About this RNA: RNAcentral holds the sequence, with entries from ENA and Rfam. A computed fold for a 72-nucleotide RNA from Pisolithus sp. B1, annotated as transfer RNA. The coordinates come from a structure-prediction model, not an experiment, and the mean pLDDT is 81. RNAcentral records the identical sequence in 7 taxa. Rfam family: tRNA. The family's RNA type in Rfam is transfer RNA.
RNA sequence: UCGGAUAUGGUGUAGCGGCUAACAUGGCUGUCUUUCACACAGCAGCUCCGGGUUCGACUCCCGGUAUCCGAA
Numbered sequence: 001u002c003g004g005a006u007a008u009g010g011u012g013u014a015g016c017g018g019c020u021a022a023c024a025u026g027g028c029u030g031u032c033u034u035u036c037a038c039a040c041a042g043c044a045g046c047u048c049c050g051g052g053u054u055c056g057a058c059u060c061c062c063g064g065u066a067u068c069c070g071a072a
Base pairs, nucleotide, nucleotide: 001071002070003069004068005067006066007065010025011024012023013022018055027043028042029041030040031039048064049063050062051061052060
């Protein structure tokens, strides 16, 4: 320098052009317990950034950024 892949709660991952964005774990509160833990109930927390297409974009297209892989 070129090509490819990936980017989603604190962490690890799903997801599909029309969602209240899902699961596990973690956090907080409550119940239980002498207390802790477990269990149960509830709560908060996420689509890398900027444009475009579309009635509608986390999803499709373009550019950028970061990480990983490969070629030179």